The part of an RNA shown here (large-subunit ribosomal RNA, domain IV) has 342 nucleotides and comes from an Anaerolineales bacterium.
Model confidence (mean pLDDT): 89 of 100.
The full RNA is in RNAcentral, with records from ENA.
Taxonomically the source falls in Anaerolineales (Bacteria, Bacillati, Chloroflexota, Anaerolineae).
Context: one part of a larger RNA
RNA sequence: CUCUCGUUAAGGAACUAGGCAAAAUAGAUCCGUAACUUCGGGAGAAGGAUCGCCCUGGCCGGUGAAGUUUAUACAAAUGGAGCUGGUUGGGGUCGCAGAGAAAUGGCUCUAUCGACUGUUUAACAAAAACACAGGUCUGUGCCAACGCGUAAGCGGACGUAUACGGGCUGACGCCUGCCCAGUGCCGGAAGGUUAAGAGGAGGGGUGCAAGCUCCGAAUUGAAGCCCCGGUGAACGGCGGCCGUAACUAUAACGGUCCUAAGGUAGCGAAAUUCCUUGUCGGGUAAGUUCCGACCCGCACGAAAGGCGUAACGAGUGGAGCACUGUCUCAACGAGAGACCCG
Numbered sequence: 001c002u003c004u005c006g007u008u009a010a011g012g013a014a015c016u017a018g019g020c021a022a023a024a025u026a027g028a029u030c031c032g033u034a035a036c037u038u039c040g041g042g043a044g045a046a047g048g049a050u051c052g053c054c055c056u057g058g059c060c061g062g063u064g065a066a067g068u069u070u071a072u073a074c075a076a077a078u079g080g081a082g083c084u085g086g087u088u089g090g091g092g093u094c095g096c097a098g099a100g101a102a103a104u105g106g107c108u109c110u111a112u113c114g115a116c117u118g119u120u121u122a123a124c125a126a127a128a129a130c131a132c133a134g135g136u137c138u139g140u141g142c143c144a145a146c147g148c149g150u151a152a153g154c155g156g157a158c159g160u161a162u163a164c165g166g167g168c169u170g171a172c173g174c175c176u177g178c179c180c181a182g183u184g185c186c187g188g189a190a191g192g193u194u195a196a197g198a199g200g201a202g203g204g205g206u207g208c209a210a211g212c213u214c215c216g217a218a219u220u221g222a223a224g225c226c227c228c229g230g231u232g233a234a235c236g237g238c239g240g241c242c243g244u245a246a247c248u249a250u251a252a253c254g255g256u257c258c259u260a261a262g263g264u265a266g267c268g269a270a271a272u273u274c275c276u277u278g279u280c281g282g283g284u285a286a287g288u289u290c291c292g293a294c295c296c297g298c299a300c301g302a303a304a305g306g307c308g309u310a311a312c313g314a315g316u317g318g319a320g321c322a323c324u325g326u327c328u329c330a331a332c333g334a335g336a337g338a339c340c341c342g
Base pairs, nucleotide, nucleotide: 001337002336003335004334005333006332007331008330010328011327014326019323027051028050029049030048031047036041038171052093053092054091055090056089057088058087059086060085061084062083063082067078068077069076070075094098106321107320108319109318110317111316112315113313114312118130119129134169135168136167137166138165139164140163146155147154148153172308173307174306175305177238178237179236182235183234184231185230186229187228188227191226192225193224197220198219202215203214204213205212206211239257240256241255242254243253266300267297278294279293280292281291282290
């Protein structure tokens, strides 16, 4: 010096990316417990009190001796000694300390994400990712759709639309606006276009000819596409410029251009805000984080869901109490190494 432990004056997070690590909390009984809430919960909330040993009493229980009684039954009834478990009083006694060791929750407030219990990168990630009940759209009438297989066949399912497949969303509460122009999907007995096929006017080659053999116009000929309509919890999209109010500022109002339609509710410097440590307020002596507001949303926004939400979380950010060798700042001790000699 390293590792694993133990103790530490005063201070107590000043450490650090971060209280990482350590310390602290801890049992049982009793008392007592807030906001909020889906009335279950939150709750072991929080916060308190008591606890050893000896003597002695009460109460509740277990076991049940002697004795007594009976219709003499290896019986029953009665009886309650002794022993013993629990609980509750009184008195006494020892220590700094009685859950005396070991083992055994730290707590509170707040925000964010995800409702929850679950699942996951076997061996750097356990999460706000996946799943999930619930919601919705869509396909499927049964030899189902769909999937595996060359096929036979099998799964779906020995199920049958309250079923099964696929997509998206993700408890619950309040909700989920506008655009069908483009793309997709669905519907459409007309019309346009359209292949092979059908058709065969007309023509070529050859031959004396019969013929053989080519080319081939009208006309006819599906789905698809064009066309018409519908459809957003389908893919998706949801404007610009200029002016205007009797301080100023701002613009309820007006004009104009463009669009399929110009972002509703709610939320908003946000897991989204570049400028940015925005500005104001709170907390601190001091706060790029945090909480509450504002709205100028570079570039939120409604099932790639929006906004809330009790409970839950080895999730993430912030604050406080408690506690500490994390630190100021290091010291001593124990064991094992390192190092030296043999």